[in-house]
Context: one part of a larger RNA
RNA sequence: CGUUGAAUUUUGAAGAGACUCUUCUCUAGUACGAGAGGACCGAGAAGGACGAACCUCUAGUGUACCAGUUGUGUCACCAGAUGCAUUGCUGGGUAGCUACGUUCGGUGCGGAUAAGCGCUGAAAGCAUAUAAGCGCGAAGCCGUCUCUAAGAUUAGAAUUCGUUAUAGAUCCCUAGCAGACUACUAGGUUGAUAGGCUCUAUGUGUAAUUGCAGCAAUGCAUUUAGCAGAGGAGUACUAAUAGAUCAAUAG
Repeated sequence: CGUUGAAUUUUGAAGAGACUCUUCUCUAGUACGAGAGGACCGAGAAGGACGAACCUCUAGUGUACCAGUUGUGUCACCAGAUGCAUUGCUGGGUAGCUACGUUCGGUGCGGAUAAGCGCUGAAAGCAUAUAAGCGCGAAGCCGUCUCUAAGAUUAGAAUUCGUUAUAGAUCCCUAGCAGACUACUAGGUUGAUAGGCUCUAUGUGUAAUUGCAGCAAUGCAUUUAGCAGAGGAGUACUAAUAGAUCAAUAG
């Protein structure tokens, strides 16, 4: 820009992907074979690699979470804090993101076939799967499965709303399940969108102060405390105010 106003829900022309491999058990030590050995067909069970999704478990990370600790500086000093030293180092760790983790997938069936195997059957009184005609037959092909998909210009369909200031959309703003930007998604006071606050999950591991014991280092009690990033719930306290723009032709 088109699809000759919009919103929502869709059909599927076409395209892409996937459709994998092995072992074991039974059938059966059967058929076969002198023996050694050792099946077809069929049934069942595990696993590898690959792929997708997810974070309940396990594990990793988790540089604005918690604790311990070394050197040094500062807050006058003690105590308590804090800066720097790779996040100073060390031990843990929520959310998120991950795999080493969890769950799931390939099945089966139909159609047309390849090599191959056939039926009927002449040319050619026979024979012949072929010349007319009709079948079977593969991990392969076409479907069935998953995803994209009406610029499929043949521009599709259904429902609802809308016609002169309205349907609807955008700017702008709060954000994230989204994200380079854009887009997308959730919201904008008729509001839980983000922040704050409260409660809570969870993490760390028992703060400071005070008291007691000890000459002291230190220990015990107050105290499963104190503190806490992203999780959950609630709550309009703060910010989403106010406003603006586009918007359906000609005949």